[in-house]
Parts: sequence; structure tokens; C1' cells
RNA sequence: GGUCUGGUCCUGCGCGGCGGCGGCUCGUGAACCCCGCCAGGUCCGGGAGGAAGCAACGGUAAGCGGUGUCCGCCGGGUGCCGCAGGGCAACCGGGCCGGA
Repeated sequence: GGUCUGGUCCUGCGCGGCGGCGGCUCGUGAACCCCGCCAGGUCCGGGAGGAAGCAACGGUAAGCGGUGUCCGCCGGGUGCCGCAGGGCAACCGGGCCGGA
């Protein structure tokens, strides 16, 4: 000096990680227009009994709040990660050949 090639570059796929949302989970949560059970009282009945049903109690819905070993979705100027394709000879490397 030439040539081939790898990385930096682009694209796609994948993996991990970060963030958000949701599911799951815990708590709270409807006096009545949710459920259950219904003291008292009310109603029906001659009676036996029955009916509806407030509060309380229990449970739950929407909602609110907390947690994260987990699952799903979305996203990126995420990663001295992987694979493949593309592209380049600008930079940094490697091989080969030739010259000095």
C1' cells in the first nucleotide's frame, strides 16, 4: 500500500432491566335506593303461627388506601446482552499478500 473481515452504524427478533397501567392480594368501604341474618317494634290471624322489615351484626359492589416473591399489557436516547440481515471502508482492531 492492497485485500478480506470484526466492532462502532441501521433494521428486525429475543432476553434482562426501568417506568406506567391492570389482574391477584390486604385493609377500608352503601342509614335507605346491594345481599344475608334480622333484636325491638309493625302488620295478618280467635289462636297456633305467619308476613314485611329498621337498627345492630356479617358479607360484598363502585370507590379509596397499602404491599409485592407473582401474571398480563404498553412504552423508551434502557443494556461496555444474544441472534440474523443490511450497510460502510470514516474510525478502531484482526488475518493474508506485496513493498520499504
A computed fold for a 100-nucleotide RNA from a Chloroflexota bacterium, annotated as Bacterial small signal recognition particle RNA. The sequence was found by an Rfam model in a public genome assembly. NCBI's taxonomy places the organism under Bacteria, Bacillati, Chloroflexota. Its Rfam family is "Bacterial small signal recognition particle RNA". Rfam links the family to the GO terms signal recognition particle, plasma membrane targeting and SRP-dependent cotranslational protein targeting to membrane, signal sequence recognition. The family's RNA type in Rfam is non-coding RNA gene.